[in-house]
Molecule: c-di-GMP-I riboswitch aptamer
Organism: Paenibacillus monticola
RNA sequence: AAUUUAUAAGGGCAAAAUUCCCGAAAGGGAAUGACGCAAAGCCAUGGAUCUACAGCCUCAUUUUUCAGUUAAUGAGGCCAUGACUGCCAGGUUGCUUAA
Numbered sequence: 001a002a003u004u005u006a007u008a009a010g011g012g013c014a015a016a017a018u019u020c021c022c023g024a025a026a027g028g029g030a031a032u033g034a035c036g037c038a039a040a041g042c043c044a045u046g047g048a049u050c051u052a053c054a055g056c057c058u059c060a061u062u063u064u065u066c067a068g069u070u071a072a073u074g075a076g077g078c079c080a081u082g083a084c085u086g087c088c089a090g091g092u093u094g095c096u097u098a099a
Stems, first nucleotide, its partner, number of pairs: 004099003012037002017032006035086001041092003045089003049083002055078008
């Protein structure tokens, strides 16, 4: 010095819940709050998971047309380009003491 294991002290982060704000939603920010965390520091790169505004498709109603031809509304389906690192990997940086 590196790795592994364990850890006293000092310090760090902050789940659920509540309030306010942002977002179509998932979710995010702030405050209060601590279930936990030795990377629960950082990076959505891979997988898992969550959501579906817009878009596309189908159906119904209404509208319109020579014509399921057009438009509106409602319902259903598909869809990540959205989210999540406190789900698992991967990358990267890093604190104390002891063996």